This is a predicted structure of a 502-nucleotide part of an RNA (small-subunit ribosomal RNA, 5' domain) from an uncultured prokaryote. Its mean pLDDT, the model's own confidence on a scale to 100, is 83. The RNAcentral record of the full RNA draws on ENA.
[in-house]
Context: one part of a larger RNA
RNA sequence: GGACGAACGCUGGCGGCGUGUCUAACACAUGCAAGUCGAACGGGACCGGGGGCAACUCCGGUUCAGUGGCGAACGGGUGCGUAACACGUGAGCAACCUGCCCUUUGGUGGGGGAUAGCCGGCCUAACGGCCGGGUAAUACCGCGUAUUGCAUCAUGAUCGCAUGGUCGUGAUGUGAAAGCCUUCGGGCGCCAGGGGAGGGGCUCGCGUCGUAUCAGCUUGUUGGUGGGGUAACGGCCUACCAAGGCAACGACGCGUAGCUGGUCUGAGAGGAUGAUCAGCCACAUUGGGACUGAGAUACGGCCCAGACUCCUACGGGAGGCAGCAGUGGGGAAUAUUGCGCAAUGGCCGAAAGGCUGACGCAGCGACGCCGUGUGUGGGAAGAAGGCCCUCGGGUUGUAAACCACUGUCAGGAGGGACGAAGCUCUGACGGUACCUCCAGAGGAAGCACCGGCUAACUCCGUGCCAGCAGCCGCGGUAAUACGGAGGGUGCGAGCGUUGUCC
Repeated sequence: GGACGAACGCUGGCGGCGUGUCUAACACAUGCAAGUCGAACGGGACCGGGGGCAACUCCGGUUCAGUGGCGAACGGGUGCGUAACACGUGAGCAACCUGCCCUUUGGUGGGGGAUAGCCGGCCUAACGGCCGGGUAAUACCGCGUAUUGCAUCAUGAUCGCAUGGUCGUGAUGUGAAAGCCUUCGGGCGCCAGGGGAGGGGCUCGCGUCGUAUCAGCUUGUUGGUGGGGUAACGGCCUACCAAGGCAACGACGCGUAGCUGGUCUGAGAGGAUGAUCAGCCACAUUGGGACUGAGAUACGGCCCAGACUCCUACGGGAGGCAGCAGUGGGGAAUAUUGCGCAAUGGCCGAAAGGCUGACGCAGCGACGCCGUGUGUGGGAAGAAGGCCCUCGGGUUGUAAACCACUGUCAGGAGGGACGAAGCUCUGACGGUACCUCCAGAGGAAGCACCGGCUAACUCCGUGCCAGCAGCCGCGGUAAUACGGAGGGUGCGAGCGUUGUCC
């Protein structure tokens, strides 16, 4: 000198764009943050309509919980853990999986038994639970069929990278399905396959902090065989066998730490750093476990244990903000319990649409960057006042007053968007931005410094006191160094100080 997610002191006009718990991964009141589909299914309540004398029955709509489907594994948060194939980069899988989407081939036959909701009864403070009856489905289960799928066997071609891969042929065994809507044209689905896209899993080379005042470490350890397990390779697991494997090119231990694109600095090399944004990873009160599923070992799912909080009829139950706001606490320190789904995107739905604290906006904070204003011109050999003085004067100073103007910002009035896509409709922001008119210099300047480094000097007070100070050093009676004043210098809606990095 530059930089900052900064803080503190004094001061503070406006706008735009950003940004804002770095500390206690401390504890959390309250509200919201993941639902949706009636064009999968049966029913309850209400409303309307049709038939009927009525009982009743049929249709449509709204709503409610339930069965079922898809989603809830995304999006959002945090950085505890992790020195590791976690991350980055480059390869590999002849060892793998993949819902929805695209493309393509074929199929969608015929049956059955339940169950929630509901009704009845019972237990319970509550959460909830038990028994009986009875009902539907795109829920569940057999059967038939299935060249291509899978398993085994035989066989051919071809290729390679060791185990082998790919494409055929034949045999045996085995594995499916679901309907709904319709304007009757069809549409959306369902099942079994092939291919793709995107996503994921696994393996390897290289890179990735400090410490040797950590020098030896290791028994599923290193390898093999059989078996199991996985989507898949593998000590991943298990039994047996062998005795290996790693290490001064730093094993093992200890400490610290999410990694990267980037960011800051620097001429560069390098050093430091990893807020916001983006990619990956890890975690969701602490520890453990699996279930469901294409996908989780699942933040707003389940089970167990611990701590904590709450309810209780004392028998037992309920909960998890490192989602958005917000509260207490810690701290030098960090915001609203706001508006809207109008846009972008996501989930569901045939659609209408619903949901969306993602997101879009608004609010607060000079926290940062940028822009802009606080007037412009004239105006005395120069008012008053202040300060200094050699008492002549000098300086503040064209500064003010005064005269003439202008109209940025702020203020008032009127108009008023783009963002909305595709014919119409649809805007939270917002009567905002912007435009026109009006009045009127009015409402808008401070902070630090002035001994040298370092731009800027005098007076008074004080008297080694009070105090200053980044270093050198000032202060003990004329202090340009302390405090005040006048004057000056620097920067300016900021200026200084502190902290940290280069």